[in-house]
Context: one part of a larger RNA
Molecule: large-subunit ribosomal RNA, domain II
Organism: Balneolaceae bacterium
RNA sequence: GCCUACGAGUUGCGCCUGGUCUGCGAGGUUAAUCCCCUACGGGGAGCAGCCGGAGCGAAAGCGAGUCCGAAACGGGCGUCAGUAGACCGGGGCAGACGCGAAACCGAGUGAGCUAUCCAUGGCCAGGAUGAAGGUGCGGUAACACGCACUGGAGGUCCGAACCGUCUGGCGUUGAAAAGCCACCGGAUGAGCUGUGGAUAGGGGUGAAAGGCCAAUCAAACUCGGAAAUAGCUCGUUCUCCCCGAAAUAUAUUUAGGUAUAGCAUCUGUCCAAGCCGCUCGGAGGUAGAGCACUGAUUAGGCUAGGGGGCUUCACCGCCUACCAACCCUAGACAAACUCCGAAUGCCGGGCGUGCGAUGGCAGGUAGUCAGCAGGCGAGCGAUAACGUCCGUCUGCGAGAGGGAAACAACCCAGACCACCGGCUAAGGCCCCUAAAUCCAAACUAAGUUGCGAAAAGAAAGUUGGGUAGCCCAGACAACUAGGAGGUUGGCUUAGAAGCAGCCAUUCCUUGAAAGAGUGCGUAAUAGCUCACUAGUCGAGCGACCCGGCGUCGAUAAUUUGCGGGCAUAAGUUUGGUGCCGAAGCCGUGGAUUGUCUCCUUAGGGAGGCAGUGGUAGGGGAGCAUUCCAGCGGCGCUGAAGCCGGGCCGGGAGGCCCCGUGGAGCGGCUGGAAGCGAAACUGUAGGC
Repeated sequence: GCCUACGAGUUGCGCCUGGUCUGCGAGGUUAAUCCCCUACGGGGAGCAGCCGGAGCGAAAGCGAGUCCGAAACGGGCGUCAGUAGACCGGGGCAGACGCGAAACCGAGUGAGCUAUCCAUGGCCAGGAUGAAGGUGCGGUAACACGCACUGGAGGUCCGAACCGUCUGGCGUUGAAAAGCCACCGGAUGAGCUGUGGAUAGGGGUGAAAGGCCAAUCAAACUCGGAAAUAGCUCGUUCUCCCCGAAAUAUAUUUAGGUAUAGCAUCUGUCCAAGCCGCUCGGAGGUAGAGCACUGAUUAGGCUAGGGGGCUUCACCGCCUACCAACCCUAGACAAACUCCGAAUGCCGGGCGUGCGAUGGCAGGUAGUCAGCAGGCGAGCGAUAACGUCCGUCUGCGAGAGGGAAACAACCCAGACCACCGGCUAAGGCCCCUAAAUCCAAACUAAGUUGCGAAAAGAAAGUUGGGUAGCCCAGACAACUAGGAGGUUGGCUUAGAAGCAGCCAUUCCUUGAAAGAGUGCGUAAUAGCUCACUAGUCGAGCGACCCGGCGUCGAUAAUUUGCGGGCAUAAGUUUGGUGCCGAAGCCGUGGAUUGUCUCCUUAGGGAGGCAGUGGUAGGGGAGCAUUCCAGCGGCGCUGAAGCCGGGCCGGGAGGCCCCGUGGAGCGGCUGGAAGCGAAACUGUAGGC
């Protein structure tokens, strides 16, 4: 992991509250117990007790009323059938749907492991070092002291046994629930070790690591309290039909729990209240706008007040391209500003061949209290976030189908079932791949784009439109030639000569034309150019503005961003025709729910209309299993069970046949449950 079996809303109660059915009814009902029959299930007695029949008030008390009160004002609570039983829905108390703690307490069992201690024993190859002391000699006044030998101390040294375990490797479903190999520490000591004994669970023992106390220790183990508790996790078993949520508000030692309300469902009741559209009336201060208030604000004017300067002995006074109130002109800002002020929305009246199990009330049962995305309107944030917090709508949640390659939420569209029928939506129609290599016109050359996204800005990309110019009396480009004189204009300067800089009605002459000079250049000149002119040539030329499509701008950390391909497109723009395309719509047949009509042999049948996605959840109808009762059956001429096949039913399921099997088992009507398994790291067995 698979198979098989087992495995979770049960049971009790003089409990509470609803529903269905039944009995009796202003009443209803017995409990214990006793008696009778007895097929062990009935019948009877039993009136104790309980519920109801009157309430209100704190009470006295009054009473269909009563209480408050001065009250005949008002208001509160009352006045309208119950009770007993069975079953069903929910609640309470109990383990209360099942399994699950970490823990707490009690009584015991443990020191044959290990910690420490007590008593009594045992063990430590060999080698090294050489303390004190001693002896002899030297030495001293005597000591001291020196030398040699002797001696054999030490938590001394090296190193086996023994005890340990520093490092590395191996081992890691091991040979081993701590080992093996190599290396390493101690090895006469606070040493190691045998035997016997002592200390016990909030206790011991601890050279202290929360270590150890039997492979268990921040409180051992065993049994018990005990089914502790678990607002937590997991699991919770057949079918079909109808409806169908919530992830909000308030409160909470509350925030992943719960209560009440909201939203779902079922029953009863009211009976058009409801929704939608049109219209009429109303409240309001948002968007926008505005500056009349509050505040903020730019420039100028006017001018208090202040600053600075001047003046004076002082007072007075004067100036100010300093700051600046009020006021004026112009400009502009605001969630907590408003002289103004919509659209929507909201409330109410009226109307409507509109919709139609829409709405109100009462009661039973819930679930929901983590929501999420997108559009629109705000706050917070950074006019960030698949961000956060509100409002509003839609969707997902609980929604399948088609499109977007894939993709809860985007676009289209709401799946009762069947069909090898038709029409469409979004989106598509070259091939993969259903349908146009469709029609007309144009653009793009970047492989832009289709196939992720971008700005300021830059540019003889290309295309369309426009404005004012030049041009066969010859434009634009190119080539040839000229481009002069006063003069080196004046100033400045070392110099300044068209060309460092400054000045300026920048003038005059010759001329076809030529600036007191466009750029390069020189120290300054020089030199090369340009403007301007002529000739050659012979048809358009340059400037600016607006639009279409494109180019650059374009940089990110692990890959990519066509599937092939596509260039008068299969890209882009505009217009057009056709087709494809979904569970949408239609068609045909069928099922079922609600409602209406008709028929009826009263069981039911037929037809119309509208429905039939669905999680939590509510309601309804059924299937199957085991047992019981009554009725009625089958079976050795073969029951149950099992294998295979066939048929029936919308489904759970049912029936039939062959074979196997070898003794019990169905049907109908009711009743009762240890009543349905795929999931619980479920339990047991098998493989």